[in-house]
A computed fold for a 72-nucleotide RNA from a Gemmatimonadales bacterium, annotated as transfer RNA. The coordinates come from a structure-prediction model, not an experiment, and the mean pLDDT is 80. Rfam family: tRNA. About the family: Transfer RNA (tRNA) molecules are approximately 80 nucleotides in length. The family's RNA type in Rfam is transfer RNA. Taxonomically the source falls in Gemmatimonadales (Bacteria, Pseudomonadati, Gemmatimonadota, Gemmatimonadia).

RNA sequence: GCUCCAGUGGCCGAGCGGCCGAGGCACCAGCUUUCCAAGCUGGGGACAGGGGUUCGACUCCCCUCUGGGGCU
Numbered sequence: 001g002c003u004c005c006a007g008u009g010g011c012c013g014a015g016c017g018g019c020c021g022a023g024g025c026a027c028c029a030g031c032u033u034u035c036c037a038a039g040c041u042g043g044g045g046a047c048a049g050g051g052g053u054u055c056g057a058c059u060c061c062c063c064u065c066u067g068g069g070g071c072u
Base pairs, nucleotide, nucleotide: 001071002070003069004068005067006066007065010025011024012023018055027043028042029041030040031039048064049063050062051061052060
């Protein structure tokens, strides 16, 4: 230098172009308990960045960034 893959809450991880962007762990509050843990209920929090296509984009296209693999 070329090429392929990936990037979604604190962590892991789903998501046929249209639905409120699932779920688990963690965190917070309440209930329960003598206390803790466990359990139950509720809650906050995310689409790497920028453009484009589209009536509509996490999803498709381009560029950039980051990480990983391969080639040279």